c-di-GMP-I riboswitch aptamer from a Desulfobulbaceae bacterium, 79 nucleotides, folded computationally.
The source organism's lineage runs through Bacteria, Pseudomonadati, Desulfobulbia, Desulfobulbales and Desulfobulbaceae.
The sequence was found by an Rfam model in a public genome assembly.
RNA sequence: GUUUGAUACCGCCAAACCUGUUGUGAAGCAGGGACGGAAAAUUACGGAUCUCUUGUCAAGAGACAGCCGAAUCGUUCGA
Repeated sequence: GUUUGAUACCGCCAAACCUGUUGUGAAGCAGGGACGGAAAAUUACGGAUCUCUUGUCAAGAGACAGCCGAAUCGUUCGA
């Protein structure tokens, strides 16, 4: 360096829901909260899903990384 197995007590992230706020919206952010997570870290590249617009079965603009792939980087112990 590569491959692979395992742990995560302490610590890490934080679904639904509630409050505030931004947005036409999907949703984002902050606080509370805790269903879960061992890549629930990052990137909208492919597919899925969702929203808006045009106005027609299509095009465009978006959302989503905690839907599935892909790529990148990465903690602890061991082989």